[in-house]
Context: one part of a larger RNA
RNA sequence: CUGGGCGUAAAAGCGUGCGCAGGCGGUUUUUGUAAGACAGGUGUGAAAUCCCCGAGCUCAACUUGGGAACUGCACUUGUGACUGCAAGACUAGAGUGUGUCAGAGGGAGGUAGAAUUCCACGUGUAGCAGUGAAAUGCGUAGAUAUGUGGAGGAAUACCAGUGGCGAAGGCGGCCUCCUGGGAUAACACUGACGCUCAUGUACGAAAGCGUGGGUAGCGAACAGGAUUAGAUACCCUGGUAGUCCACGCCGUAAACGUUGAUUACUCGUUUUUGGGUACUUCGGUAUUCAGAGGCCAAGCGAAAGUGAUAAGUAAUCCACCUGGGGAGUACGCUCGCAAGGGUGAAACUC
Numbered sequence: 001c002u003g004g005g006c007g008u009a010a011a012a013g014c015g016u017g018c019g020c021a022g023g024c025g026g027u028u029u030u031u032g033u034a035a036g037a038c039a040g041g042u043g044u045g046a047a048a049u050c051c052c053c054g055a056g057c058u059c060a061a062c063u064u065g066g067g068a069a070c071u072g073c074a075c076u077u078g079u080g081a082c083u084g085c086a087a088g089a090c091u092a093g094a095g096u097g098u099g100u101c102a103g104a105g106g107g108a109g110g111u112a113g114a115a116u117u118c119c120a121c122g123u124g125u126a127g128c129a130g131u132g133a134a135a136u137g138c139g140u141a142g143a144u145a146u147g148u149g150g151a152g153g154a155a156u157a158c159c160a161g162u163g164g165c166g167a168a169g170g171c172g173g174c175c176u177c178c179u180g181g182g183a184u185a186a187c188a189c190u191g192a193c194g195c196u197c198a199u200g201u202a203c204g205a206a207a208g209c210g211u212g213g214g215u216a217g218c219g220a221a222c223a224g225g226a227u228u229a230g231a232u233a234c235c236c237u238g239g240u241a242g243u244c245c246a247c248g249c250c251g252u253a254a255a256c257g258u259u260g261a262u263u264a265c266u267c268g269u270u271u272u273u274g275g276g277u278a279c280u281u282c283g284g285u286a287u288u289c290a291g292a293g294g295c296c297a298a299g300c301g302a303a304a305g306u307g308a309u310a311a312g313u314a315a316u317c318c319a320c321c322u323g324g325g326g327a328g329u330a331c332g333c334u335c336g337c338a339a340g341g342g343u344g345a346a347a348c349u350c
Base pairs, nucleotide, nucleotide: 003322004321005320008303013318015203016202017201018200022196023195024194026090027089028088030087031086032085033084035083036082037079038078039077040076041075042074043073044072051067052066053065054064055063056062093193094190095189096188097187098185099184100183101182105179106178107177108176109175110174111173112156117151118150119149120148121147122146123145127138128137164171165170208249209248210247211246212245213244217243218242222238223237224236225235260317261316262315263314264313265312268295269294270293271292272291273290274289275288276287277286278285279284299306300305323350324349325348332343333342334341335340
């Protein structure tokens, strides 16, 4: 490279978008062109080799005569179905306008109640807390409990769902402002404007880092108490970073559906979310579009399973894999404040 693969076994789908180049691309019974393509012709494609028919060494190997072939290239003539190119047309893809709708989609600001903790004051007295059992700890300097008032931070019980939204990460009290996307209905409009996407670029949980704030609860580290042969743990009492906010980095996760994106087609049944239509006894029923699930036919699959949300049947494009260990290591380059990230071997060994 080819081939075969990429949910799990068993290596392999980039964490996710956007997107230039590139690759691929709807309908036309409108026309042109002739680059690709196809057909014919001419030239060339050295000889030898290979193949076929002969000949010569007794045969063969070998040698030798003729032919074919050299599947290619160049030029040229033609064809116009297909691809391309050029011009035009179309509306089924894509998009725009209008109406309606659902939603924890995003950003900013405000605000509410419950709870924990702390502070002040009142009542009140000897315990509280904690565990398997204890102890450390707190408490007569009045704790725990209880009442009133106050402070502050963080998170939003019920609703809540096999529910919804988002490209993914993710998103949950309520209100306001700004803002992205989606669905649906009927018409109108644009007229292929599309799909995918190396490089690139943006976003990207948690932890971590920088500067400045904040700190109620929780809580790495750390300290003490237990347990134990020991106990650098599990349990308990404390507790610093952190968790929170602003700005800036980091760029990784079992970033998982371990399943790339888009499109078409392919047996049923059932639940559910949002919209439309028809009917309605106003409870719903039927149907249709768009999502989210369950059970399954065929098919696929090593099997378990999957099964219109495919892992089925096909098409286009991209990423990736090629025995285990060494190793996601070393070296180099590159990004980063650092931690470290990206790229990524070999010897050797089985």
Description
The part of an RNA shown here (small-subunit ribosomal RNA, central domain) has 350 nucleotides and comes from an uncultured bacterium. The full RNA is in RNAcentral, with records from ENA.